[in-house]
RNA sequence: CACGACAAAGGCAAACCCGUCGCGAGGCGGGGACGCAAAGCCAUGGGGCCCCUGCGGUCAGCCAGGCCACCGAAC
Numbered sequence: 001c002a003c004g005a006c007a008a009a010g011g012c013a014a015a016c017c018c019g020u021c022g023c024g025a026g027g028c029g030g031g032g033a034c035g036c037a038a039a040g041c042c043a044u045g046g047g048g049c050c051c052c053u054g055c056g057g058u059c060a061g062c063c064a065g066g067c068c069a070c071c072g073a074a075c
Stems, first nucleotide, its partner, number of pairs: 003072002011036002016031006034061001040067003044064003047059004051054001
């Protein structure tokens, strides 16, 4: 650097529910776990979604890409 275990320590948290913000997609907080080896961060390209249709907004747990990162079996 790459890789990803019947390893170890942990971490995140879908749907749904409650509260809250937003026209909305959706965001935030709490509960809750479908899952995740980057389900950490970035809206750069593609794509989905929304609207007051714009050099607009939203989604990274859709795909691609970039950056950072715990552990250390096998390759």
The RNA shown here (c-di-GMP-I-GGC riboswitch aptamer) has 75 nucleotides and comes from uncultured Cellulomonas sp. Its mean pLDDT, the model's own confidence on a scale to 100, is 90. The model forms 100% of the base pairs in the Rfam consensus.